The RNA shown here (small-subunit ribosomal RNA) has 1559 nucleotides and comes from a sediment metagenome.

[in-house]
RNA sequence: AGAGUUUGAUCCUGGCUCAGGACGAACGCUGGCGGCGUGCUUAACACAUGCAAGUUGAACGGACUUAUUAAGAGGAAAUUUUCGAAUGGAAUCUUAGUAGGUUAGUGGCGGACGGGUGAGUAACGCGUGGAUAACCUACCCUUUAGAUUGGGACAACAGCUGGAAACGGCUGCUAAUACCGAAUGUGACUAUUGAUAGACAUCUAUCGAUAGGGAAAGAUGGCUGAGCUUAGAUGCUAUCGUUAAAGGAUGGAUCCGCGUCUGAUUAGCUAGUUGGUAGGGUAGAGGCCUACCAAGGCAACGAUCAGUAGCCGACCUGAGAGGGUGACCGGCCACACUGGGACUGAGACACGGCCCAGACUCCUACGGGAGGCAGCAGUGGGGAAUUUUCCGCAAUGGGCGAAAGCCUGACGGAGCAACGCCGCGUGAAUGAAGAAGGCCUUCGGGUCGUAAAGUUCUGUCAUAAGGGAAGAAAGUGCCAUAUGUAAAUAAUGUAUGGUAUUGACGGUACCUUAGGAGGAAGCCACGGCUAACUACGUGCCAGCAGCCGCGGUAAUACGUAGGUGGCGAGCGUUGUCCGGAAUUACUGGGCGUAAAGGGCGCGUAGGCGGGAAUACAAGUCAGAUGUGAAAACUCCGGGCUUAACUUGGAGACUGCAUUUGAAACUGUAUUUCUUGAGGACAGGAGAGGAAAGCGGAAUUCCUAGUGUAGCGGUGAAAUGCGUAGAUAUUAGGAGGAACACCAGUGGCGAAGGCGGCUUUCUGGACUGUAACUGACGCUGAGGCGCGAAAGCGUGGGGAGCAAACGGGAUUAGAUACCCCGGUAGUCCACGCCGUAAACGAUGGGUACUAGGUGUAGGAGGUAUCGACCCCUUCUGUGCCGGAGUUAACGCAAUAAGUACCCCGCCUGGGGAGUACGAUCGCAAGGUUGAAACUCAAAGGAAUUGACGGGGACCCGCACAAGCGGUGGAGCAUGUGGUUUAAUUCGAAGCAACGCGAAGAACCUUACCAGGGCUUGACAUCCCUUGAUGGCUAUGGAAACAUAGUGUUCUAUCCUUCGGGAUAGACAAGGAGACAGGUGGUGCAUGGUUGUCGUCAGCUCGUGUCGUGAGAUGUUGGGUUAAGUCCCGCAACGAGCGCAACCCCUACGUCUAGUUGCUAACGUGUAGCGAUGAGAACUCUAGACGGACUGCCGUUGACAAAACGGAGGAAGGUGGGGAUGACGUCAAAUCAUCAUGCCCCUUAUGUCCUGGGCUACACACGUGCUACAAUGGACGGUACAGAGGGUCGCGAAGCCGCGAGGUGGAGCCAAUCCCAAAAAGCCGUUCUCAGUUCGGAUUGCAGUCUGCAACUCGACUGCAUGAAGUCGGAAUCGCUAGUAAUCGCGAGUCAGCAUAUCGCGGUGAAUACGUUCCCGGGUCUUGUACACACCGCCCGUCACACCACGAAAGUUGGCAACACCCGAAGCCGAUGAGCUAACCGAAAGGAAGCAGUCGUCUAAGGUGGGGUCGAUGAUUGGGGUGAAGUCGUAACAAGGUAGCCGUAUCGGAAGGUGCGGCUG
Repeated sequence: AGAGUUUGAUCCUGGCUCAGGACGAACGCUGGCGGCGUGCUUAACACAUGCAAGUUGAACGGACUUAUUAAGAGGAAAUUUUCGAAUGGAAUCUUAGUAGGUUAGUGGCGGACGGGUGAGUAACGCGUGGAUAACCUACCCUUUAGAUUGGGACAACAGCUGGAAACGGCUGCUAAUACCGAAUGUGACUAUUGAUAGACAUCUAUCGAUAGGGAAAGAUGGCUGAGCUUAGAUGCUAUCGUUAAAGGAUGGAUCCGCGUCUGAUUAGCUAGUUGGUAGGGUAGAGGCCUACCAAGGCAACGAUCAGUAGCCGACCUGAGAGGGUGACCGGCCACACUGGGACUGAGACACGGCCCAGACUCCUACGGGAGGCAGCAGUGGGGAAUUUUCCGCAAUGGGCGAAAGCCUGACGGAGCAACGCCGCGUGAAUGAAGAAGGCCUUCGGGUCGUAAAGUUCUGUCAUAAGGGAAGAAAGUGCCAUAUGUAAAUAAUGUAUGGUAUUGACGGUACCUUAGGAGGAAGCCACGGCUAACUACGUGCCAGCAGCCGCGGUAAUACGUAGGUGGCGAGCGUUGUCCGGAAUUACUGGGCGUAAAGGGCGCGUAGGCGGGAAUACAAGUCAGAUGUGAAAACUCCGGGCUUAACUUGGAGACUGCAUUUGAAACUGUAUUUCUUGAGGACAGGAGAGGAAAGCGGAAUUCCUAGUGUAGCGGUGAAAUGCGUAGAUAUUAGGAGGAACACCAGUGGCGAAGGCGGCUUUCUGGACUGUAACUGACGCUGAGGCGCGAAAGCGUGGGGAGCAAACGGGAUUAGAUACCCCGGUAGUCCACGCCGUAAACGAUGGGUACUAGGUGUAGGAGGUAUCGACCCCUUCUGUGCCGGAGUUAACGCAAUAAGUACCCCGCCUGGGGAGUACGAUCGCAAGGUUGAAACUCAAAGGAAUUGACGGGGACCCGCACAAGCGGUGGAGCAUGUGGUUUAAUUCGAAGCAACGCGAAGAACCUUACCAGGGCUUGACAUCCCUUGAUGGCUAUGGAAACAUAGUGUUCUAUCCUUCGGGAUAGACAAGGAGACAGGUGGUGCAUGGUUGUCGUCAGCUCGUGUCGUGAGAUGUUGGGUUAAGUCCCGCAACGAGCGCAACCCCUACGUCUAGUUGCUAACGUGUAGCGAUGAGAACUCUAGACGGACUGCCGUUGACAAAACGGAGGAAGGUGGGGAUGACGUCAAAUCAUCAUGCCCCUUAUGUCCUGGGCUACACACGUGCUACAAUGGACGGUACAGAGGGUCGCGAAGCCGCGAGGUGGAGCCAAUCCCAAAAAGCCGUUCUCAGUUCGGAUUGCAGUCUGCAACUCGACUGCAUGAAGUCGGAAUCGCUAGUAAUCGCGAGUCAGCAUAUCGCGGUGAAUACGUUCCCGGGUCUUGUACACACCGCCCGUCACACCACGAAAGUUGGCAACACCCGAAGCCGAUGAGCUAACCGAAAGGAAGCAGUCGUCUAAGGUGGGGUCGAUGAUUGGGGUGAAGUCGUAACAAGGUAGCCGUAUCGGAAGGUGCGGCUG
C1' cells in the first nucleotide's frame, strides 16, 4: 500500500466482499513448563451455610476466674500409739483485702471509611475552568485561655411476672469521661454604634464602645504521706483525655461559563410556572417553602415529549482528523429486595441501623415474629459463557486503644481456567545402501529424505535427592547514652545505639548433584483474492462456500490419502469494534446524461458583502502565570537470567482560565467617497398582462332553388348518409370556436406561457445623458404569491374535435391500432386542485479567461446630397471553435473553464415515492416519508460484434422471365413409427433420410435363440512333449468330441555314425503374466469430414489517435468476379485468402509413328490399312506457341477501368476441374483407424447352427416407370466416348423362343474380348381408348450363380394386366454444349443396381429488371441483445415459502391527569393525661412527653383519555422460487415511436383522450 466482483471487452459511477489490528469472549480439535495479568458482559433473578465492624477495664458499677494475705469453718494423707486417742494440718468452703485475667451492661470512638453493583439518571450527573464578599468540617497540627461548685437518675444486678419464640412488663438498688444546674467568660455569637481601608449591587477586612444569653471530666503512672499501722486523703508532677476561641490542614456543600447520544413521522411547553415584597427554613444563596402582587419564563442556535445511556482519566483502531468502547486500574456520581420517611451524628436521609407500606421467603403453640450476598466464598436459576464454601493478618492500609493488642473475605497469598500477554522446551552434531514403508509414476524413476535407523554428544524443563533465601522494618520488651518536663538519681516524652522477638506464601524462588533422548506437537489451509498439488472415491448426489463460485464420470474447489504452505502450545471458527471506506468527504466527495437543482418568483430570520480615514480590541496572533490528579502513552535509564511485568526522570496531555502586549485582516463605532445598487430626464422595440368592442376566411346546421343516384370511407371493405332527393352546386340565415399568409433556432415574459384588428388601463426590460441619493447590495430556511394539461364545484355555452360508450372491420382472440357515430370535456364567469420529460434533465449572484460568423433592438463615428455599404459599442438570441475541463459524450464568455458568496438536493438496486402518522384538498389526490425482507449487482458513457417487419450500395438460379420436375399413381430404396426373441448400431433443419452400406441368402454381422470353449479365435514370454495337419469311422445341426491310420522338418555343433545336444519352425499339453471387447464416453481426444462458402474476406509489424476497450491501415471517390486495381488519405508496409502458377478442354507448331492412321504409289480381296510402303491427314502423347485490355476509338479525373471495334481458333478470369483464409456450429464420427479414462474377464471375450437386419395399419424423403401420337409396336439403317478384363474378359461356330448352354480362338490389351450404342433416320401399323398406353400384381414353367436361392437373389418364357388420363396446398433443379432427353461403361461383386461414380449422342427457351422472398458482402443508424432476435423481456392468474400493512377486537407495559383513601414521619396546633434534676412563697411554675387534630405524603383504589408493544378470523399489496397458464406491453421505426402528468376503460400486460418532452 491494496485486491476480487456488473461487461464479449473498456472507462467511470456504485455497492458487496477480503487481506490488518483488537477482545472480560464463546465454540471445535489439540495440549509440556514457568512468570505476570484477567475471570457472570445474561436474571439490579432468588438465596442454604460460614465469615466480611468492631474496639476500649488507662471512662463506669458489677459478675466470673487465677494467685496470694489475714481470719473463721473444715478436717484428708501420713506419723505416733497405752488402740482410748494424739500429732498433723492438705483439699474444700466463708468473710475481708491485694495483684492479674475474662467480660454481659452503661459510657466513648468507629460503624457515613473500606468492599460491591450500574438499576436509575440526558442531569450542573459528569468533564473542564471559575465563584462562595452565600457555607460546614469529628479525629489531626499550631496558638490563646480554662476546667470552680453542686444535683438527680437509668441500665447492668435482685425479686416477681407475661410470651411458643422474638422480646418484654412491674418493683427495688447502683457507678461514671452518661445526664442536668449554678459560677467564671479570653475569644466567638447577637443587637445598637464609631473610625480606617477595600470591593462585585447585597457588602468585606482591621481597630473600638455598650448590652445580652452561653463551657468543661476526668483517667493512669511517679513522688509525697494527713490520723498509730495497714489503707491511703491531700498536694506536686508527667502523659492522655476535656471546654471555649482563632488559624491551618483535610474532607464536604452550593452556584456559574463551556462541553456532553438519537428522533421534527415529538412544535409548541409552563400556574410555584417567571419575577417582586414579606416571612419561614437551611451549614448556606435561592420559589427551597408559604402569603400577597405583577404576567411573565422557555423554544427552530430545537423547548416539550419519546427512545437509549452511569460520566471521565482512559482503552481499541486510525498517517492524522476522526470512529467505536467505558471490563480490569484510578477519579466522580447513583443505588443497596421495591417505594416512602425521618432519627442519631462533625458527617447519612445510612449495603451488613430504625419506622411504615408492598412483594417474596422462613419459623410458629396461629396469638405473633424473623429476613434482605449489587461484601468474600458458595447454591439454584438464566445463559454460548465466567473460578475455591482455601491460607494469613507476616507485609501495606484502616477502626479502636496510652500500649500490648484485638478486629479487618480491605489486603497479601495460594487454588481453578491456554482466557490473554511474555519467555522456555519437546534435543544437537554426524549419518546415502538415498534402507524399509507410504504416495505418485511417462514404469525409467521421483518424493517423504539426512528425515529415520546407526554413531558421537548435551542436559534447559520435568523426575529424585540435598542445600536454601530476599520480602523484616517499624513497633514493642529489656539494657545503655543524650536530652526535655520536673524538686528528683522516680516517672515520662523525644533521639541514638545494642539485644530479644515476629513469614500466610513455603521448604516456595534460587543453587547443587544424579541418571537418561529418555516424559513433552498440534491445528488450519493448499481454484483466484492468498503462501501452498497430486492420486483415489463420489457423480448437480453427498457436500463446500468470506466474495467470485465449485459438484451433472478424468473435481488442484466435496470426502480420504500422500505431499506442500502457514502458525505453533496453540490453531481455526463465530460474534463485536475500528481500519481499508475519499462509502457522510472538517482534513477529504458530488448533483447535464451515473443517485442528486426546489416548477417559478417575492421576501422574513440567518449567512456573506465596495473604496478611504480614525478609534476600540470581541475574533486573530505573541509572551507570561495557574491548572490540565495519579496511573496510562512516547523517549532515555534502572530492577526481576531475558521478556511480559515493574520502576526513576523527562516529554506530552493539542484544553480551559487569568494577565500583558500587537493592530495587518474580520468585527464594532464614527466620518467620508462613488465605481455596486437605485432615482431623474430623453428616446425607440415588443404574440408581456387585464378588460371592452370590431372583422373576414373556413367547418357544421337551418331555409329555399338547380339537379339525380349515388355519397362517404378504406390496405380492401363494411357500419353510416341517400329516391321521404343525399353528395355536388347557388342564394340567404344561425351559432360557436380558432385566428391562414406575415412567421423567422424572430420578439416578450420569473416560470407556466403569449399570435386577427382597435381602444382603455397596466408591469418589465433596453439605449443615451451624468447636475441626484450614497452601499441603500447578493442569497434566502420557514412564509406568501404565481403555476400547462387533465380533473372537481356552481352557473352559462356548445360549431368543430373527442376519453367513455355503440356499431363496422382486422384478428386465433382484438376490451387496440383503421372506419362510421358519439357523451363528458374542450369555450366563458367565479372558486378549487398544485401536479408534468414544469427540461437547457444544467439554482441564483459577482468577477475573470483566444477568436470567428449569423440574427433582433438601440446608440455613436467616418464619409456622403442622403446611413446604403463600413467601423466602434451596449443589450438579447443562435451556430462553430481554442485553451481549460469531463468517465466519456460533450461544454466552451448564454461554461459543464477559473474563483468567491448563499440556498436546495444525493449516498447500491428492489421493496417504494409504498405503509403508518401528520398536514392540505369537496373529491381525485398532493406534500412530508420509513422499515422488515431480498439481490450482488442496478447504472452512465463509449467499443466490437450480432440483430432490426432501419437506411444506402452491391452480389447470388435469390426473385422475376423461362424449361423440366417433386407433391397425386404403381414400384424401388432410405427413414420414422409400430411389431418382434432379435428386427444390431450410427446419421436428425438447410448441412439425417438411394446417408456410413463401392452392393445383409451363409459369411459379412456387430442383433436374437440354442449348443460349445476358458491363457482363450489372435500377440509375446516360460516349462514339458513331439507331433500336427491330412485321411477314415462313429455321435452331432454344426462347432466339436472319441477312435483309428500315420509317423516330423530346418540350421549349427559333437559323434563311437547308432545317435545325441542346442537353437528355430510347427503343433499339443500346463502355469501365469496377459489376450480379447463393433462394451460406455465424439461433451476427455488425435485424425478425417460436413457447413457458412470459392463468400471476399481475416489479420499482423511499426507508426499515429484514444485514459481504455479499441480505432486508423481495411474508411472515402471510382472500378472489379474479387480487400481486383487506381486516386485520395496518419499512415507505411506485410501475411493468410482472391488472382496466377497445376490438370482437362478449345487452335496451331515441332518431335515421335505402334497395336492407331492411309493422301500418293504398289499388291490383294466379294469387301476391308488386309499387305508393301508412307509420316502428309486423323489420332496418339510429349515439348512449345497463343490472349496480355496488347492495338484503335469513345467515355472517365491526363487514373484504374468500362463500352465499341479490328485482328484472332479463342476477348476481356475463353469453358471445366483441383485448390476451401481467420473462424462458426461442444456440427459428425470411440462402429474405418488411433487413443485417455471407466466397465466385462468360465464373459459385454470366442467358436458354431438356425433365425433376424428383408417384419407392416401407417407417415415422410429420394428415385424409377408411366399416364401416351413430339407416342407405342415391328422391320431396316447410321454415328460415340470413356472404361474393364488371367480366380478374368471370353470371339467365331452350334443348341435353345429366351434367360442361357456348349465351345475355347484371341487377349496380361490403341492389337483380342466385353460391345449391340440408344435416341436419330427410313418405312409399316395403331387413331385417342384405361387403349397395341401403362406395366404393378399373381400363376405356371425355366436359366444362372452359389455348400445352400423357403424365410430372402437376379434373369427368361407363357399367362395375368392393378393404379394411373399430367397431379391440392406447397415445393425443387437449371443461364449453354447448360436444362431436357438418349443410351454406354465402371466400382462394389460368386450372384444381385431404378443407386453411386463416370462417358459421350441429340440439344433448347428465357433473363425487362432488382420493388419483393431467401442467403451473402460493405458502409451507416438504433439497441435494454453478447448462449448474440430461436435474443431479451412485462403484467394478471395458479402453487409453495417469507417478512410487512389493515382489521371487529383481545391483552399487556409506560408516563401523566382528576378524584377517593391515606401508613410511618417531620413540621404546626392542642395537650384537662403524665413527668427525676432547675426555680419555688412548696400551691405551683418553667421545660418536656404521651395522646388528639391538621398540612404534606408512599403504597392502594376509581375514572376517562394518551402512548408503546403483543396477538387476531379475515384481507391487501410486496418479495423469493430450473423447466405451470394467458397473452406479447417494452428494447430495432419492437412491427400503432416511446416516455411524463392527468382522466377514463379493460383478464393482464395495457388502450384511448388532453397537454408536454426527445431520452

The RNAcentral record of the sequence draws on SILVA.